[in-house]
c-di-GMP-I riboswitch aptamer from Xylanibacillus composti, 87 nucleotides, folded computationally.
The prediction has a mean pLDDT of 85.
Lineage of the source: Bacteria > Bacillota > Caryophanales > Paenibacillaceae > Xylanibacillus.
The RNAcentral record of the sequence draws on Rfam.
RNA sequence: AUACGAUAAAGGCAAAUCUAAUGAAAAUUAGAGACGCAAAGCUAUAGGGCCUUCCUUACAAAUGUAAGAUGGCAGCCAGUUUCCGAA
Numbered sequence: 001a002u003a004c005g006a007u008a009a010a011g012g013c014a015a016a017u018c019u020a021a022u023g024a025a026a027a028u029u030a031g032a033g034a035c036g037c038a039a040a041g042c043u044a045u046a047g048g049g050c051c052u053u054c055c056u057u058a059c060a061a062a063u064g065u066a067a068g069a070u071g072g073c074a075g076c077c078a079g080u081u082u083c084c085g086a087a
Base pairs, nucleotide, nucleotide: 004085005084012037013036017032018031019030020029021028022027035075041080042079043078047077048076049073050072051071055068056067057066058065059064
């Protein structure tokens, strides 16, 4: 330095759920809360994947159905940077 990851040390993040706010929704933010995490740090038109459809288009005319991100997700893979050091 690379790989690897202890029932190690120090510190860190925070799923579901609940409350409040924003939003059409997905979701996000804050507080509570811990299922888990060695990258659960960062990167979302210019890698793949997933979620949503205010709006648009087509069909319908029952107030709906289908398709489409410009809206989101990094705790799906990926890219990139990084703390510690037993075997």